[in-house]
């Protein structure tokens, strides 16, 4: 210099004027002053939690759903970090739903002879026998052998080379692959010197399934309180139960209901509950933001992350606010110029941690390969 | 805001353990008729909403997007 790989940050800046929403203070009020006011994704709602209700969220089994190399991080996770195995690349690096196919079932279309304890279509070998014959031969060819060659396919029951054979074949040999054992290394997944075995049963589990682990259900329109109004209406369904003891309060057993798939256990309740039609209100307060919060520094750790100290308070509603304009500058486009236009994706709604998707432009860092020069 | 469902030919819909995508209506051409309709025959028309993945192979299985549709307030 060229080509490439990976990670991170930013995503207009400053000032003037006018305006919008929340809080606080002053004021009888109008209003005034002061302070705060979108994001890295606020998005998709795909995972994991907090919080609330289902009386508490609870013990087991089963069903259903999810996850799946190993170790660690975390409140938790399907997320993140490090490592292992496999695949791609010269490399940096990237991708990987990556447990089990000798527990069982199922599937492998078309093509092809044969598709799962496989298979003789062509070919190769073989040569009973038959035909022709100028007796030199020549043609056809049954049984059988053969998985080396051709052809089909995504996949053909180890590969290459040699020995061997009638032709062949792990039948035998060398190397590679594969299976079993394995000193030693590693917390583990796993790696592995070496030895043994002539090869011993392909793929699909994001098909059913098996193994291990996790999960109770709903969601802030959850839920709580106050107020207003209405015909405090109607229909349907299921319940309000039974027995015993006791003077009584009550207790026991059975039944029924609830604990939001089902069953059992355990607990609670035994009075109203559920669905639909009709009617009324579209009010207020809380939930609602000091938090698994943010910033700086130190320490531990390869890292994700943890921890200590100090500092900061940082949106919040009605579905609606979070803006406009002027000046200077930055970048981009057009224009000879003066100048004009534009500044990505997008916008909170109970709150966090992730993932995924959208994103003009700009900046920084690390690394690899090639060429040239020193 | 939260929770569900759907997308296949021009329209309405099927598509059965993954194996060349079908039906009805509509359309083309021909026959029939004096002509049209109806009827009969025939033909065409599909990136299965889009993109990745598993697999030899995906409309179907899995993941991520896009579009469309529906439901959910409180009180007696």
């Nucleotide at each position: 210099c060229c080509a490439g790989u990976c990670g991170g940050c930013u995503g207009g800046a400053c000032g003037g004027c006018c305006g919008c929403g929340g809080g606080u203070g002053c004021g009888c009020a109008a209003g005034c002053a002061u302070u705060c006011g979108a994001g890295g994704a606020a998005a998709g709602u795909c995972c994991g939690g907090g919080c609330u209700c289902c009386a508490c969220g609870c013990g087991g089994a089963u069903a259903c759903g999810g996850c799946g190399g190993c170790g660690g991080g975390u409140a938790a996770c399907g997320c993140c970090c490090g490592c292992c195995g496999g695949a791609a690349g010269c490399a940096a690096u990237u991708c990987u739903a990556g447990g089990g196919a000798u527990a069982g079932c199922g599937c492998c279309a078309c093509a092809g002879a044969g598709a799962a304890c496989a298979g003789a279509c062509c070919g190769c070998c073989g040569g009973a026998g038959a035909g022709c014959u100028u007796c030199g031969g020549u043609u056809c060819g049954a049984a059988g052998g053969u998985a080396a060659g051709g052809g089909u396919g995504a996949a053909a029951c180890g590969g290459u080379g040699g020995u061997g054979u009638a032709a062949g074949a792990g039948a035998c040999c060398a190397c590679c692959g594969c299976g079993c054992c394995g000193a030693c290394c590693g917390u583990a997944a796993g790696g592995a010197a070496g030895g043994c075995g002539g090869c011993a049963u392909g793929g699909c589990a994001a098909g059913c399934c098996c193994c291990g682990c996790c999960g109770g259900g709903a969601g802030c329109a959850a839920g709580a309180c106050c107020g207003a109004a209405u015909a405090g209406g109607g229909a349907c369904a299921c319940a309000c139960g039974a027995a015993g003891c006791g003077c009584a309060a009550g207790c026991u057993u059975c039944g029924c209901g609830c604990g939001c798939g089902u069953c059992c256990g355990c607990g609670c309740g035994u009075c109203g509950u559920g669905u639909c039609c009709g009617g009324g209100u579209u009010g207020g307060u809380c939930g609602c933001g000091a938090g698994a919060a943010c910033c700086a520094u130190g320490c531990g750790g390869c890292g994700a992350c943890g921890u200590a100290u100090g500092g900061u308070c940082c949106a919040g509603a009605g579905g609606a606010a979070u803006g406009g304009u002027c000046g200077u500058c930055a970048c981009c486009g057009c224009g000879c110029a003066a100048g004009c236009g534009g500044u990505a994706c997008a916008g909170a709604a109970c709150c966090c941690g992730g993932c995924u998707u959208a994103u003009a432009g700009g900046c920084c860092g690390a690394c690899u390969g090639g060429c040239a020069u020193u | 805001g939260c929770c569900g469902g759907c997308u296949u030919a021009g329209c309405u819909c099927a598509g059965u353990u993954g194996g060349u995508a079908g039906a009805g209506c509509a359309g083309u051409u021909g026959a029939u008729u004096u002509g049209u309709a109806a009827u009969c025959a025939u033909c065409a028309g599909g990136u299965c909403g889009g993109g990745a993945g598993u697999u030899c192979g995906a409309g179907u299985c899995c993941c991520c997007c896009a579009g469309c549709c529906g439901g959910c307030a409180c009180c007696a």
Predicted 3D model of RNase P RNA and transfer RNA as a complex of 450 nucleotides. It holds a member of the Rfam family "Bacterial RNase P class A". About the family: Ribonuclease P (RNase P) is a ubiquitous endoribonuclease, found in archaea, bacteria and eukarya as well as chloroplasts and mitochondria. The coordinates come from a structure-prediction model, not an experiment, and the mean pLDDT is 80.